RNA sequence: GGGCGUGUAGCUCAGCUGGUUAGAGCGUCACAUUGACAUUGUGGAAGUCAGAGGUUCGAGUCCUCUCACGCCCA
Repeated sequence: GGGCGUGUAGCUCAGCUGGUUAGAGCGUCACAUUGACAUUGUGGAAGUCAGAGGUUCGAGUCCUCUCACGCCCA
């Protein structure tokens, strides 16, 4: 330099053929339960969907460019 893949909550990931509120598990906070802890149950908070632009009535999803990481080729 060329090609491919990945980037979504603190962490690990899902998200179908573009469709109306962006989710799960773990973690975290509060409450209940306990003498206390753990477990369990209920509820809550936490997201510029890597960044920018475009297409569309509508984009996490499609297109372009950029960035980071990984793999292959040279």
The RNA shown here (transfer RNA) has 74 nucleotides and comes from bacterium ADurb.Bin212.
It matches the Rfam family "tRNA". By type it is a transfer RNA.
The coordinates come from a structure-prediction model, not an experiment, and the mean pLDDT is 81.